[in-house]
RNA sequence: GCUCUCGUAGUUCAAUGGAUAGAAUGCGGCUCUCCUAAAGCUGAGAUACGAGUUCGAUUCUCGUCGGGAGUA
Numbered sequence: 001g002c003u004c005u006c007g008u009a010g011u012u013c014a015a016u017g018g019a020u021a022g023a024a025u026g027c028g029g030c031u032c033u034c035c036u037a038a039a040g041c042u043g044a045g046a047u048a049c050g051a052g053u054u055c056g057a058u059u060c061u062c063g064u065c066g067g068g069a070g071u072a
């Protein structure tokens, strides 16, 4: 250089064209407790970036960026 693959909450993963992008864990608040832990309730938090297709894109297409694998 070329080919393939991946990129979604702080972290680990869902969602394969359709509603408000969900869950666990972590974090904040509350209840409980003498205190802590545990348990329960609750809140905030994400689609790498740009363009395109579509009535509608996390999903499909193209490009850029980044990680990984293969190839001489």
Base pairs, nucleotide, nucleotide: 001071002070003069004068005067006066007065010025011024012023013022018055027043028042029041030040031039048064049063050062051061052060